Description: The RNA shown here (Fluoride riboswitch aptamer (crcB RNA motif)) has 63 nucleotides and comes from an uncultured Prolixibacteraceae bacterium. The sequence was found by an Rfam model in a public genome assembly.
RNA sequence: UUGCAAUCAGGCUAUGGAAUUAGCCUUUAACCGCCGUAAAAAGCUGAUAAUUCCUACUUUAAA
Numbered sequence: 001u002u003g004c005a006a007u008c009a010g011g012c013u014a015u016g017g018a019a020u021u022a023g024c025c026u027u028u029a030a031c032c033g034c035c036g037u038a039a040a041a042a043g044c045u046g047a048u049a050a051u052u053c054c055u056a057c058u059u060u061a062a063a
């Protein structure tokens, strides 16, 4: 490095962490946003798949 087998489970759901729930995938996988283009560039939304909390960011108001 490659192949095989067994055991344990592990991973993912467009930007962070934790808990719960749901769904998906078995490493050749699930998954990897929108718009635009021949391909790009420019432009746009959201920290969740869903709920709650924390953090970051944005807007408004108050102290």
Stems, first nucleotide, its partner, number of pairs: 009026005016054006033044002